Transfer RNA from Candidatus Rariloculus versatilis, 74 nucleotides, folded computationally. Its mean pLDDT, the model's own confidence on a scale to 100, is 81. It matches the Rfam family "tRNA". The family's RNA type in Rfam is transfer RNA. Lineage of the source: Bacteria > Pseudomonadota > Candidatus Rariloculales > Candidatus Rariloculaceae > Candidatus Rariloculus ( ex Nguyen 2022). It was read from a public genome assembly.
RNA sequence: GGUGAUGUAGCUCAGCUGGUUAGAGCGGCGGAUUCAUAACCCGCAGGUCGGUGGUUCAAGUCCACCCAUCACCA
Numbered sequence: 001g002g003u004g005a006u007g008u009a010g011c012u013c014a015g016c017u018g019g020u021u022a023g024a025g026c027g028g029c030g031g032a033u034u035c036a037u038a039a040c041c042c043g044c045a046g047g048u049c050g051g052u053g054g055u056u057c058a059a060g061u062c063c064a065c066c067c068a069u070c071a072c073c074a
Stems, first nucleotide, its partner, number of pairs: 001073007010026004019057001028044004050066005
């Protein structure tokens, strides 16, 4: 340099054919329980969905470019 893949919560990941509210587990915080701690149980917070632009009534999802990471080829 070329090709392909990936990018969504602090971490690991879902999110189907674009459809109105963006989710799970772990972690964090609070509560309950306990003599106390852990585990278990209940609740809460936490997101520019990598960036910009475009298409559309509507974009995490489609298109273009850019950025980052990984793999392969040279």